[in-house]
RNA sequence: GCGAGAGUAGCUUAGUUGGCAGAGUACGACCAUGCCGAGGUCGAGGUCACGGGUUCGAAACCCGUCUCUCGCU
Numbered sequence: 001g002c003g004a005g006a007g008u009a010g011c012u013u014a015g016u017u018g019g020c021a022g023a024g025u026a027c028g029a030c031c032a033u034g035c036c037g038a039g040g041u042c043g044a045g046g047u048c049a050c051g052g053g054u055u056c057g058a059a060a061c062c063c064g065u066c067u068c069u070c071g072c073u
Base pairs, nucleotide, nucleotide: 001072002071003070004069005068006067007066010025011024012023013022019056027043028042029041030040031039049065050064051063052062053061
């Protein structure tokens, strides 16, 4: 330099013919327990890597940029 894949909550990630952004774990409160842990209920937490485009509507489709991984040279 060329090609492919990936980027969504603190972390691991789901999310397909474009239409409400979800789960697990961690965190906080409460319940329960003689205490701790395990358990149960509730809650908070997201500019969907960034910029632009298409569209009534984009995490998703198109273009570019950045980062990471793999392969080729």

Predicted 3D model of a 73-nucleotide RNA (transfer RNA) from a Blattabacteriaceae bacterium. It matches the Rfam family "tRNA". By type it is a transfer RNA. From the family's description: Transfer RNA (tRNA) molecules are approximately 80 nucleotides in length. Gene Ontology term of the family: triplet codon-amino acid adaptor activity. RNAcentral records the identical sequence in 2 taxa. Its mean pLDDT, the model's own confidence on a scale to 100, is 82. Taxonomically the source falls in Blattabacteriaceae (Bacteria, Pseudomonadati, Bacteroidota, Flavobacteriales).